[in-house]
RNA sequence: GCAGGAGUGGUCUAGUUGGCAAGGACGUCCGGCUGAUAACCGGGAGGUCGCGGGUUCGAAUCCCGCCUUCUGCA
Numbered sequence: 001g002c003a004g005g006a007g008u009g010g011u012c013u014a015g016u017u018g019g020c021a022a023g024g025a026c027g028u029c030c031g032g033c034u035g036a037u038a039a040c041c042g043g044g045a046g047g048u049c050g051c052g053g054g055u056u057c058g059a060a061u062c063c064c065g066c067c068u069u070c071u072g073c074a
Stems, first nucleotide, its partner, number of pairs: 001073007010026004019057001028044005050066005
């Protein structure tokens, strides 16, 4: 340099024939239970879906450019 994969809350991830316009687990906070802690139960907060632009009524999803990272080729 060329080709391909990946990038989603603090962590791990689901969702990719475009449509409840983002769900789960762990963690975290509040409450319950307990003599207390853990476990368990209920509830809350936390996401510009890597960045910018385009297409569309509508984009995490499609298209273009860029960034980071992994693999292969040279």
The RNA shown here (transfer RNA) has 74 nucleotides and comes from a Vicinamibacteria bacterium. It matches the Rfam family "tRNA". It is annotated as a transfer RNA. The organism belongs to Vicinamibacteria, within Bacteria. The coordinates come from a structure-prediction model, not an experiment, and the mean pLDDT is 82.